[in-house]
RNA sequence: UGAGAUAUCCAGGUGAUCGCAUCCAGUUUUCUGGAUGAGGAAAGUCGGGACUUCAUAGAGCAAGACGCUGGUGAAAGCCAGGUUGGGGCAACCUGACGGAUAAGUGCAACAGAGAGAAAACCGCCGAUGGCCGCAAGGCACAGGUAAGGGUGAAACGGUGCGGUAAGAGCGCACCAGCGUCGGAAGUGAUUUCGGCGGCUAGGUAAACCCCGUUUGAAGCAAGGUCAAGCAGAGGGCAUGAGCUGCUCGUUCGUCCGCAAGGACAACCCUCGGGUAGACCGCAUAGAUGGAUGAUCAUCCGGCGCGUGCGCCGACAGAAUCCCGCUUAUCGGGUAUCUCACCGU
Numbered sequence: 001u002g003a004g005a006u007a008u009c010c011a012g013g014u015g016a017u018c019g020c021a022u023c024c025a026g027u028u029u030u031c032u033g034g035a036u037g038a039g040g041a042a043a044g045u046c047g048g049g050a051c052u053u054c055a056u057a058g059a060g061c062a063a064g065a066c067g068c069u070g071g072u073g074a075a076a077g078c079c080a081g082g083u084u085g086g087g088g089c090a091a092c093c094u095g096a097c098g099g100a101u102a103a104g105u106g107c108a109a110c111a112g113a114g115a116g117a118a119a120a121c122c123g124c125c126g127a128u129g130g131c132c133g134c135a136a137g138g139c140a141c142a143g144g145u146a147a148g149g150g151u152g153a154a155a156c157g158g159u160g161c162g163g164u165a166a167g168a169g170c171g172c173a174c175c176a177g178c179g180u181c182g183g184a185a186g187u188g189a190u191u192u193c194g195g196c197g198g199c200u201a202g203g204u205a206a207a208c209c210c211c212g213u214u215u216g217a218a219g220c221a222a223g224g225u226c227a228a229g230c231a232g233a234g235g236g237c238a239u240g241a242g243c244u245g246c247u248c249g250u251u252c253g254u255c256c257g258c259a260a261g262g263a264c265a266a267c268c269c270u271c272g273g274g275u276a277g278a279c280c281g282c283a284u285a286g287a288u289g290g291a292u293g294a295u296c297a298u299c300c301g302g303c304g305c306g307u308g309c310g311c312c313g314a315c316a317g318a319a320u321c322c323c324g325c326u327u328a329u330c331g332g333g334u335a336u337c338u339c340a341c342c343g344u
Base pairs, nucleotide, nucleotide: 001340002339003338004337005336006335007334008333009332010331012299013298014297015296016295017294018293020037021036022035023034024033025032026031039315043326044325046324047323048322049321050320051219052218053217054216058248059247060246061245063215064214065213066212067211068081069080070079071078072077082097083096084095085094086093087092098210099209104208105207106204107203121149122148123145124144125143128142129141130139131138132137157175158174159173160172161171162170176200177199178197179196180195181194182193183192184191185190223280224279225278226277232271233270234269235268236267240252241251242250253264254263255262256261300313301312302311303310304309305308
């Protein structure tokens, strides 16, 4: 100097004129003056909460969510780390994360003998038994085998030596995995070192499932107050209604009648008629057909070149509030780090 990586800040400023909304003051109304007036995402409506209502402020089931470790947080999440996979020369970025021995149930095309405690297609042996031969020896039937070959994404650990009829962890050495007993480091996930053991039976749970933790429902068009307006009809009714998807539990009036039961009320369902305005909720922006703007000048930033001119200044607009996640975006700044080149 150039190209990148990570984190973070800003998001045009100022003035004038005109315009809009709310509030305050003056003003008889009119009108005048002053103050304030949209973001880092206000977007998406994805997630968590505050708040409100229903409740009996309960239990269980179903259903959902989460699942390596530590910290933080009310939670959602965020930060840092571990193991493993991927990208990049690198700084860094990124996917996954309880259980497959619970010997549960499933699934994995085709090929292949065989795909999970799954095998004998081609092979190898044929010691022992069998057949042939005088014999040497031959055959490969019984039987043995899984070292070699083949199929496949993957085939009952790998290399070597011994052993065997031929082989095989059958035995041994080393290595890998697994189990177990210990040491060291770390809060921990985990890392690393050593001893013993021939134990070597894959993948998939964003398949069913198992384990652990956790979760009422609905939502500001929630809800509250005032006003207005009210013909009703039919049915249900404790085997009913009232919070929730279900179950349990729990609560539920008056009168008549000895009781059974009946009537009314409350509640629920269906049909039908009438009324529907204002205020609060509501905010140092607070609307409710929904304001927060336009023009000019100048400064600032960027681009181009003829150094003075021209062009551009993004994404985009609050609606109960707060926090997170995701998406869009013209440009400028700060800090640290990586790579390349040049110079000292």
Molecule: Bacterial RNase P class A
Organism: uncultured Actinomycetes bacterium